RNA sequence: GGCAAGGUAGCUCAGUUGGUUAGAGCACGGCACUCAUAAUGCCGGGGUCGGCGGUUCGACUCCGCCCCUUGCUA
Numbered sequence: 001g002g003c004a005a006g007g008u009a010g011c012u013c014a015g016u017u018g019g020u021u022a023g024a025g026c027a028c029g030g031c032a033c034u035c036a037u038a039a040u041g042c043c044g045g046g047g048u049c050g051g052c053g054g055u056u057c058g059a060c061u062c063c064g065c066c067c068c069u070u071g072c073u074a
């Protein structure tokens, strides 16, 4: 350099042939339980969906360019 896969919460990841609310587990905070801690249960905070444009009434989702990660190849 070429090809492929990926980038969504602090971490690991889901996400509908484009549609009305962006989610799960772990972690974190609070409460309950306990003599206390752990475990368990309930509640809660936290997101410019990698960036910039485009298509569309409407984009995490489609298109273009760029950035980053991993693998293969020369």
Stems, first nucleotide, its partner, number of pairs: 001073007010026004019057001028044005050066005
Model confidence (mean pLDDT): 80 of 100. Predicted 3D model of a 74-nucleotide RNA (transfer RNA) from Marinobacter algicola DG893. It matches the Rfam family "tRNA". The sequence is in RNAcentral, with records from ENA and Rfam.